Annotation
Glycine riboswitch aptamer from an Alphaproteobacteria bacterium, 95 nucleotides, folded computationally. Model confidence (mean pLDDT): 76 of 100. Rfam family: Glycine riboswitch aptamer. About the family: This family represents the bacterial glycine riboswitch. Lineage of the source: Bacteria > Pseudomonadati > Pseudomonadota > Alphaproteobacteria. The sequence was found by an Rfam model in a public genome assembly.

[in-house]
RNA sequence: ACGACCCCUGCGGGAGAGCCCGGCUCCCCGUUGGCGCCGGCGCCGAAGGAGCAACCGCCCCGGAAACUCUCAGGCCCAAGGACCGCAGGGCGAUG
Numbered sequence: 001a002c003g004a005c006c007c008c009u010g011c012g013g014g015a016g017a018g019c020c021c022g023g024c025u026c027c028c029c030g031u032u033g034g035c036g037c038c039g040g041c042g043c044c045g046a047a048g049g050a051g052c053a054a055c056c057g058c059c060c061c062g063g064a065a066a067c068u069c070u071c072a073g074g075c076c077c078a079a080g081g082a083c084c085g086c087a088g089g090g091c092g093a094u095g
Base pairs, nucleotide, nucleotide: 002095006090007089008088009087010086011085012084013083018041020040021039022038023037024036026034027033042075043074044073048071049069050068051067055063056062057061
């Protein structure tokens, strides 16, 4: 000097599933519609969490998924969003 893995920040992309029923407030309106909240039922899985396990390791034991469960979260929009790409920063293995 180069610099794996990992972490952080910014930008871009990013799915799925009821605006279904009832009640209440407000707005609009002249009797319908909309937003929000509560309850009920149904549904989704890609924050998080949990479970099994292929597999992996230093094999006592431990690490483990986009699989599974839906506790949480979500089902107009928004927000969030695993993961992917680019840029910057940090740590720093190995040689």